[in-house]
Context: one part of a larger RNA
RNA sequence: UGACGGGGGCCCGCACAAGCAGUGGAUCAUGUGGUUUAAUUCGACGAUACCCGAAGUACCUUACCAGGUCUUGACAUCUACGGAAUACCUUAGAAAUUAGGUAGUGCCCGCAAGGGAGCCGUAAGACAGGUGGUGCAUGGCUGUCGUCAGCUCGUGUCUUGAGAUGUUGGGUUAAGUCCCGCAACGAGCGCAACCCUCGUUUUGUAUUGCCAGCACGUAAUGGUGGGAACUUACAAGAUACAGCCUGUGUUAAGCAGGAGGAAGGUGGGGAUCACGUCAAGUCAUCAUGCCCCUUACGACCUGGGCUACGCACAUGAUACAAUGGCCGGUAUAAAGGGUCGCUAAACCGCGAGGUCAUGCUAAUCUCAAAAAACCGGUCUCAGUUCGGAUUGCAGUCUGCAACUCGACUGCAUGAAGUUGGAAUUGCUAGUAAACGCAGAUCAGCUAUGCUGCGUUGAAUACGUUCCCGGGCCUUGUACA
Numbered sequence: 001u002g003a004c005g006g007g008g009g010c011c012c013g014c015a016c017a018a019g020c021a022g023u024g025g026a027u028c029a030u031g032u033g034g035u036u037u038a039a040u041u042c043g044a045c046g047a048u049a050c051c052c053g054a055a056g057u058a059c060c061u062u063a064c065c066a067g068g069u070c071u072u073g074a075c076a077u078c079u080a081c082g083g084a085a086u087a088c089c090u091u092a093g094a095a096a097u098u099a100g101g102u103a104g105u106g107c108c109c110g111c112a113a114g115g116g117a118g119c120c121g122u123a124a125g126a127c128a129g130g131u132g133g134u135g136c137a138u139g140g141c142u143g144u145c146g147u148c149a150g151c152u153c154g155u156g157u158c159u160u161g162a163g164a165u166g167u168u169g170g171g172u173u174a175a176g177u178c179c180c181g182c183a184a185c186g187a188g189c190g191c192a193a194c195c196c197u198c199g200u201u202u203u204g205u206a207u208u209g210c211c212a213g214c215a216c217g218u219a220a221u222g223g224u225g226g227g228a229a230c231u232u233a234c235a236a237g238a239u240a241c242a243g244c245c246u247g248u249g250u251u252a253a254g255c256a257g258g259a260g261g262a263a264g265g266u267g268g269g270g271a272u273c274a275c276g277u278c279a280a281g282u283c284a285u286c287a288u289g290c291c292c293c294u295u296a297c298g299a300c301c302u303g304g305g306c307u308a309c310g311c312a313c314a315u316g317a318u319a320c321a322a323u324g325g326c327c328g329g330u331a332u333a334a335a336g337g338g339u340c341g342c343u344a345a346a347c348c349g350c351g352a353g354g355u356c357a358u359g360c361u362a363a364u365c366u367c368a369a370a371a372a373a374c375c376g377g378u379c380u381c382a383g384u385u386c387g388g389a390u391u392g393c394a395g396u397c398u399g400c401a402a403c404u405c406g407a408c409u410g411c412a413u414g415a416a417g418u419u420g421g422a423a424u425u426g427c428u429a430g431u432a433a434a435c436g437c438a439g440a441u442c443a444g445c446u447a448u449g450c451u452g453c454g455u456u457g458a459a460u461a462c463g464u465u466c467c468c469g470g471g472c473c474u475u476g477u478a479c480a
Stems, first nucleotide, its partner, number of pairs: 001480002003477003007474007015464002019427005026318008034309002042053002064304007073127001077126002079123005086103005092097001107116003129293002132291003138287002140282003143278001145276001150189006156165003169180003195270004200238007210227002214225003241264001244258005320420001324379006336367003341360002346355003386417001391412007433456007
């Protein structure tokens, strides 16, 4: 000087407390461990692994296993020789591949002969190739402490020196934020602001959006003429600064209350993550040193596996019902996607879906029905008209192909489960909780996941004694 203390002081955080909803019990989904297996590819392991890499495992993917095959190779450059490329058919085969056949003579230079580019084949080797090892050789990227308020430097001063000072102290703040003081004076990386978005408003513009006034028309609808008010969209501005008042504070920084205002004290949300820590993670995104393989640790194909199943853990979904289930009626979003696509209307089917067909490269057409809510009826506390696992049969769709191993539909079946031990998680407001909608990946899907969107919409916070984590000062130390 740090680190540590079941030392002290001050302070903060859904850290506790006060509340609400859960997890832990049940069934299922997903991930992991374990076990099994020819293989169950690999990585990730307290917080900071375990719906994580994977925003899509039937083949492919695919890295794993079995079998069948290749050896200048599936991919790149170079040399020589031959041939246009290419398309189609046949033989054998599970395919990779194999043995033949037919058609076919393009582009550039050149009168021609011929040459060149590209592509294909054969031969030889230089080489290719490796998701093989090492993340404890590395770059890059990332997690974490932590959006915590810290981390440092120059000059000066003090000390024999390591170092200290500044950065401590008194206030204050979300903040090393600011004020005052001070052997310090300044500065840098962080904080804040500048950026995006939501909230109010002005001006401009006005189609595909809008419809107040005018006119036409309909069973009905901005449907039509028209309009530029309103809504909305897109641009460019304005607005909030403790600016005003009162009190308080050291005449400070600020704090408390009030006014006005759409909004008030960082207005809400996002992006933004200092010096560093964990030899943290990643050689399987990529790049890369070294080591290793080279008729195989490379490459191709078929089939299988990654989906196994006594079990254990993690994250979720659905429930255990009456604030509910079922039936009928009826209302209201936002944000997205769409031409190898989204598909209206009509018709067929109980339905998944099918047929025909229309519009849309989209503020025009379409996915599209929002759902909970509300109104009416029924059930009457039961393992039930709760709950839907499991299983049987019959089908639909995608796709060469749903046996291993897809989703969905109909009929039948109707398991556990009556609110969950010890323990434990999230959340402070348009939040929790409840409700549905969309998207990426994607032929299809194992999505109950993830990322967004809106609808309905709470309770509670006395407070900082205690648990956890963190910041500053101080003290002790046989630690570095």
Small-subunit ribosomal RNA, 3' major domain from an uncultured bacterium, 480 nucleotides, folded computationally. The RNAcentral record of the full RNA draws on ENA and SILVA. Model confidence (mean pLDDT): 85 of 100.